Predicted 3D model of an 85-nucleotide RNA (c-di-GMP-I-GGC riboswitch aptamer) from a Chloroflexota bacterium. Taxonomically the source falls in Chloroflexota (Bacteria, Bacillati). Of the family's consensus pairs, 95% are formed in the model. The coordinates come from a structure-prediction model, not an experiment, and the mean pLDDT is 89. The sequence was found by an Rfam model in a public genome assembly.
[in-house]
RNA sequence: UCCGAUAAAGGCAAACCCGCCGAAAGGCGGGGACGCAAAGCUACGGGUCUAAGGCAAUUCUGCUACGACCGCCGAGCCGCCGAAG
Numbered sequence: 001u002c003c004g005a006u007a008a009a010g011g012c013a014a015a016c017c018c019g020c021c022g023a024a025a026g027g028c029g030g031g032g033a034c035g036c037a038a039a040g041c042u043a044c045g046g047g048u049c050u051a052a053g054g055c056a057a058u059u060c061u062g063c064u065a066c067g068a069c070c071g072c073c074g075a076g077c078c079g080c081c082g083a084a085g
Stems, first nucleotide, its partner, number of pairs: 002085001003082002011036002016031006034071001040077003044074003047069003053064004
């Protein structure tokens, strides 16, 4: 350095509920734990979500990111421990 233990010390916190922000996706705080060896950080590439606004259609509606998701995948940066290999 790779790697990831019925190890040790810890850490994070899904769904759901409450409050707040937001048009929404979603975010923040509190409770709560489904899980996570990076479930730490970064929207860089892919992907996914929303569509206020804009465009089109004027019946229904459709398209669109400057918005969002790192607990979707990849990549980059930082990082605890040290079994077996």